[in-house]
RNA sequence: GGAGUGAGCCAGACGAUCGCUGUGAGUGGAGGUUCGCUUCCAGUCAGGGAGGAAAGUCCGGGCUUCACAGGACACGGUGGUGGGUAAUACCCACCGUUCGCAAGGACCGGGAAAGUGCCACAGAAAGUAGACCGCCAAACGUCAAAGUCCCCCUCGGGGCUUGCCUUGAAGAGGCUUUGACGAGGUAAGGGUGAAACGGUGCGGUAAGAGCGCACCAGCGGAUCGGGUGACCGGUUCGGCUCGGUAAACCCCGCCGGAAGCAAGACCAAGCAGGGCGUAGAUCGUCAUGUGGGAAACCGCAUGGCGGCGCGAGGCUGUCCGUCUCGUACACCGUCCGGGUAGGUUGCUUGAGCCGUCGAGUAAUCGCCGGCCUAGAGAAAUGAUCGUCCACGACAAAACCCGGCUUAUCGGCUCGCUCCGCGU
Numbered sequence: 001g002g003a004g005u006g007a008g009c010c011a012g013a014c015g016a017u018c019g020c021u022g023u024g025a026g027u028g029g030a031g032g033u034u035c036g037c038u039u040c041c042a043g044u045c046a047g048g049g050a051g052g053a054a055a056g057u058c059c060g061g062g063c064u065u066c067a068c069a070g071g072a073c074a075c076g077g078u079g080g081u082g083g084g085u086a087a088u089a090c091c092c093a094c095c096g097u098u099c100g101c102a103a104g105g106a107c108c109g110g111g112a113a114a115g116u117g118c119c120a121c122a123g124a125a126a127g128u129a130g131a132c133c134g135c136c137a138a139a140c141g142u143c144a145a146a147g148u149c150c151c152c153c154u155c156g157g158g159g160c161u162u163g164c165c166u167u168g169a170a171g172a173g174g175c176u177u178u179g180a181c182g183a184g185g186u187a188a189g190g191g192u193g194a195a196a197c198g199g200u201g202c203g204g205u206a207a208g209a210g211c212g213c214a215c216c217a218g219c220g221g222a223u224c225g226g227g228u229g230a231c232c233g234g235u236u237c238g239g240c241u242c243g244g245u246a247a248a249c250c251c252c253g254c255c256g257g258a259a260g261c262a263a264g265a266c267c268a269a270g271c272a273g274g275g276c277g278u279a280g281a282u283c284g285u286c287a288u289g290u291g292g293g294a295a296a297c298c299g300c301a302u303g304g305c306g307g308c309g310c311g312a313g314g315c316u317g318u319c320c321g322u323c324u325c326g327u328a329c330a331c332c333g334u335c336c337g338g339g340u341a342g343g344u345u346g347c348u349u350g351a352g353c354c355g356u357c358g359a360g361u362a363a364u365c366g367c368c369g370g371c372c373u374a375g376a377g378a379a380a381u382g383a384u385c386g387u388c389c390a391c392g393a394c395a396a397a398a399c400c401c402g403g404c405u406u407a408u409c410g411g412c413u414c415g416c417u418c419c420g421c422g423u
Base pairs, nucleotide, nucleotide: 001419002418003417004416005415006414007413008412009411010410012388013387014386015385016384017383018382020049021048023046024045025044027042028041029040030039031038032037051394055405056404058403059402060401061400062399063260064259065258066257070320071319072318073317075256076255077254078253079252080094081093082092083091084090095109096107097106098105099104110251111250115249116248117245118244119243132190133189134186135185136184140182141181142180143179144178145177146176147175148174149173152171154169155168156167157166158165159164160163198216199215200214201213202212203211217241219238220237221236222235223234224233225232226231264345265344266343267342273336274335275334276333277332280308282307283306284305285304286303287302288301289300290299291298292297309327310326311325312324313323314322315321352371353370354369355368357366358365359364389392
């Protein structure tokens, strides 16, 4: 000097004028008043007023309501180990695999020997598969040629012991060699494919094959060492080695109550109810009244309390369980009809932000100090002018916070890696 990689910060700035809006402190006016105050209007001073993603609504929570929120199934999510956090599918570190010379980056990272499915086309064959081209001819069968043998039969020759020996030819048969075919052996070589049932070498074989052996890889067993762990490494034994795919169904482990600020709370105002549906007129006890009775007691009526049963409803979708209401015209459900939808609050002090120090590899946590930083309510931050330069992109809160993802003009700071040059 160049090329990369990781992390952090900023997000036009300054000034002037006019305008919008919250809060605090005053002022003036008009109402109300329980005389404490309160409502509305105008205006002064001081301070404040959209983001790094406010976006997507993808996750996790806080908070609110469902009386409580238990168990199981379904359903949904998640998936290496350890740590962080309120919590997470997030963050940090590490392990494994993979990309990169490296710094670093990426990951739907448990299970294929529980089961089911799929692997198109090509290829012989895609999982206990398979023979297209090849290789073999040992062993089996057939044919041909050549050679050779030949107990037996036939013919010829020779000899003699007259029925024997020897020799030649042919037939049939056998054997050897060569060739071909059939049946067969083979999966080492070649081909196809993303992938073909371990790799290299030696032996062996008819040719081959873990068929055997040596080394290596893989798998399984035993054992030792390191590490919290995932996992890593060593020694040894064995069979020789049964693919891939689960962001296919599935199995396993872990997690999960539902709905949501239009959740809720309070105040004011106003109204109108009617129909249908369905469940005991059961048991005990008490009170009152009443009948009978000398009394004890017995019966009846009404009401309260409790139990059992039944009906309705809540707790996610179901079940268990549990709770609430009602039990004779009800809770509830449903149909028709009527009234209101106004105001206040929730609403911004937070798992908040900044800084020194300490612990930790880090994420993060702790002590101390400092700061207060939008709360609109149909939706407020705009317009003009001047100067500067980095020439301004993507873009606008709606209960709040922590993440992830997506979009994006440019500028600054720090760490690390590689290449080149110089000293």

Bacterial RNase P class A from Schlesneria paludicola DSM 18645, 423 nucleotides, folded computationally. Taxonomically the source falls in Schlesneria paludicola (Bacteria, Planctomycetia, Planctomycetales, Schlesneria). The coordinates come from a structure-prediction model, not an experiment, and the mean pLDDT is 75. Of the family's consensus pairs, 92% are formed in the model.